Transfer RNA from Corynebacterium sphenisci, 72 nucleotides, folded computationally. Its Rfam family is "tRNA". The same sequence occurs in records of 2 taxa. NCBI's taxonomy places the organism under Bacteria, Bacillati, Actinomycetota, Mycobacteriales, Corynebacterium. Its mean pLDDT, the model's own confidence on a scale to 100, is 83.
RNA sequence: AGCUCCAUAGCUCAGUGGGAGAGCGUUCCGUUCACACCGGAAAGGUCGCUGGUUCAAUCCCAGCUGGAGCUA
Numbered sequence: 001a002g003c004u005c006c007a008u009a010g011c012u013c014a015g016u017g018g019g020a021g022a023g024c025g026u027u028c029c030g031u032u033c034a035c036a037c038c039g040g041a042a043a044g045g046u047c048g049c050u051g052g053u054u055c056a057a058u059c060c061c062a063g064c065u066g067g068a069g070c071u072a
Stems, first nucleotide, its partner, number of pairs: 001071007010024004018055001026042005048064005
């Protein structure tokens, strides 16, 4: 220098055009003499950034940033 893959909740990840989600974690309630387990509820997201396509973008396209790998 070129190529491929990845970036979504505090962590690990799913989601491939129209509702943003799961597990773990946090808080609260129930349960218990109490703690744990268990059950229920809630909070927590500019979906890495900028632009484009589209009636509509986490998703498609281009560029940039960061990370992993391959080639030279």